[in-house]
RNA sequence: AAAAAAAAUAGGCAAACUCUUCGAAAGGAGGGGACGCAAAGCUAAAGGGGCUACUUCCAAUGGAUAUGCCAGCCAGUUGCAAAU
Numbered sequence: 001a002a003a004a005a006a007a008a009u010a011g012g013c014a015a016a017c018u019c020u021u022c023g024a025a026a027g028g029a030g031g032g033g034a035c036g037c038a039a040a041g042c043u044a045a046a047g048g049g050g051c052u053a054c055u056u057c058c059a060a061u062g063g064a065u066a067u068g069c070c071a072g073c074c075a076g077u078u079g080c081a082a083a084u
Base pairs, nucleotide, nucleotide: 005084012037013036017032018031019030020029021028022027035072041077042076043075047074048073049070050069051068056064057063058062
């Protein structure tokens, strides 16, 4: 220095729910709040997968459709600490 496992110290993020707000919706932002997370940091037609359907199309009480959305689904990539 690197790798594996996983203690400790100092910290970090923040689910559901709720209030305000943006949005057609999915969902996003801010406040409260903690279910959890060693990457729950970053990356969304340069991977896969999933959600919504304004719009458009159709065989139309519906179905299909992403340029919209999800990274706390897998994945890629970067990083803190360091007893043994």
Predicted 3D model of an 84-nucleotide RNA (c-di-GMP-I riboswitch aptamer) from Paenibacillus lutrae. NCBI's taxonomy places the organism under Bacteria, Bacillota, Bacilli, Paenibacillaceae, Paenibacillus. It matches the Rfam family "c-di-GMP-I riboswitch aptamer". From the family's description: GEMM was predicted in a large-scale screen for bacterial structured RNA regulatory elements. Gene Ontology term of the family: cyclic-di-GMP binding. Model confidence (mean pLDDT): 81 of 100. The RNAcentral record of the sequence draws on Rfam.